[in-house]
RNA sequence: AAUAGAGGCGCGGGCUUCAUCAGUAACCGGGACAGGGUACGAUAAUACUCCGGUGAAAGGGGAUACCGCCGAAGCUUAUUGGCUUUUAUCGGGGCUUGUAUGCUGGGAUAACGCAGAAUAUGUGUUGUACUGUCGUUUUGAACGGAGAGCUAUU
Numbered sequence: 001a002a003u004a005g006a007g008g009c010g011c012g013g014g015c016u017u018c019a020u021c022a023g024u025a026a027c028c029g030g031g032a033c034a035g036g037g038u039a040c041g042a043u044a045a046u047a048c049u050c051c052g053g054u055g056a057a058a059g060g061g062g063a064u065a066c067c068g069c070c071g072a073a074g075c076u077u078a079u080u081g082g083c084u085u086u087u088a089u090c091g092g093g094g095c096u097u098g099u100a101u102g103c104u105g106g107g108a109u110a111a112c113g114c115a116g117a118a119u120a121u122g123u124g125u126u127g128u129a130c131u132g133u134c135g136u137u138u139u140g141a142a143c144g145g146a147g148a149g150c151u152a153u154u
Base pairs, nucleotide, nucleotide: 001154002153003152004151005150008070010069011068012067013066016063017062018061026054027053028052029051030050036049037048038047039046040091041090042089043088044087045086073104074103075102077100078099079098081096082095083094084093085092105131106130108128109127110126111125112124113123114122115121133145134144135143136142137141
């Protein structure tokens, strides 16, 4: 240098399906339209607000099988473009493509924060024990390091 591997509730992807989203949005019929309130914030507008009927979806989540894999992959920050948050302007938020930067061996978990309809879930910081790997040592184990690592073969 090349090839092949290992960690384990291991990582990611799309199909199918299930619950939630939600009796919500939207539509139809009726009422009301004085004022107030709501739609991320401000200004202006517009719609809604009450009763009855019909009644979703996306994102996020669980499960079976399948596919690609072991920096698998993910995340922070900044920035370009696109979409979105009722319409317009300004600002803020969300999703996503690219670029740059930094962090993380892996899963679990607690507190605080952010996103989210949510108690689901994701994620950041700090901590806790566990686990794989290598190194050191006083070798029943202890301490320490990081995947640009480790093991095997050529």

Record summary: A computed fold for a 154-nucleotide RNA from uncultured Ruminococcus sp., annotated as Lysine riboswitch aptamer. The source organism's lineage runs through Bacteria, Bacillota, Clostridia, Eubacteriales and Ruminococcus. RNAcentral holds the sequence, with entries from MGnify. Rfam family: Lysine riboswitch aptamer. Gene Ontology term of the family: lysine biosynthetic process. The prediction has a mean pLDDT of 81.